[in-house]
RNA sequence: GCAUGACCUGCGGGAGAGACCCUGCCUUUUAUUCGUUUUAUCGGGCAGGGCGCCGAAGGCGCAACCCGCUCGGAAUCGCUCAGGCAAAAGAACGGCAGGUAACAG
Numbered sequence: 001g002c003a004u005g006a007c008c009u010g011c012g013g014g015a016g017a018g019a020c021c022c023u024g025c026c027u028u029u030u031a032u033u034c035g036u037u038u039u040a041u042c043g044g045g046c047a048g049g050g051c052g053c054c055g056a057a058g059g060c061g062c063a064a065c066c067c068g069c070u071c072g073g074a075a076u077c078g079c080u081c082a083g084g085c086a087a088a089a090g091a092a093c094g095g096c097a098g099g100u101a102a103c104a105g
Stems, first nucleotide, its partner, number of pairs: 002105001004104002006100006013093001018051001020050008030040002052085003058081001059079003065073002
């Protein structure tokens, strides 16, 4: 100096598994009611508890694999603490564009 690995940013793509059950609270509709009360009902939201399940944020474990070997690194494998199980959000990974240049080259 370059920009292959690496790192950062933006945009697009991106799987799986109960819209489960119970309780409480809030709210809308409808009916009842003299009544804006009460009660019941359809739908929605929140919180707590329970069982079942997923694995691609993260985390942990083995170690396939990388390196000639050691050291070192390390999975899309396993575990599920966390996370998730309608939609939304998130999502490993990959594509395109831009940028950085410490480490490896």
Predicted 3D model of a 105-nucleotide RNA (Glycine riboswitch aptamer) from a Gammaproteobacteria bacterium. Lineage of the source: Bacteria > Pseudomonadati > Pseudomonadota > Gammaproteobacteria. It was read from a public genome assembly, where an Rfam model found it. The model forms 90% of the base pairs in the Rfam consensus.